[in-house]
Transfer RNA from a Haloarculaceae archaeon, 74 nucleotides, folded computationally.
Taxonomically the source falls in Haloarculaceae (Archaea, Methanobacteriati, Halobacteria, Halobacteriales).
Rfam family: tRNA. Rfam classes the family as a transfer RNA. Gene Ontology term of the family: triplet codon-amino acid adaptor activity.
RNA sequence: GGGCCCUUAGCUUAGCUGGUUAUAGCACCCGGCUCAUAACCGGGCGGUCGCCGGUUCAAAUCCGGCAGGGCCCA
Numbered sequence: 001g002g003g004c005c006c007u008u009a010g011c012u013u014a015g016c017u018g019g020u021u022a023u024a025g026c027a028c029c030c031g032g033c034u035c036a037u038a039a040c041c042g043g044g045c046g047g048u049c050g051c052c053g054g055u056u057c058a059a060a061u062c063c064g065g066c067a068g069g070g071c072c073c074a
Base pairs, nucleotide, nucleotide: 001073002072003071004070005069006068007067010026011025012024019057028044029043030042031041032040050066051065052064053063054062
């Protein structure tokens, strides 16, 4: 230098053929249970869907550029 893949909550992630309200577990907070803690049960909080732009009535999803990470080739 070239090719391919990945980027969604603090962490790990789901998200189909674009369709209106973005998902779960863990963590965290509150409550229950217990003599108490853990486990378990109920509830709550938490998101610029990497960034910028484009297409569209509508974009996490499609297109382009850029950034970061990984693999391969030179």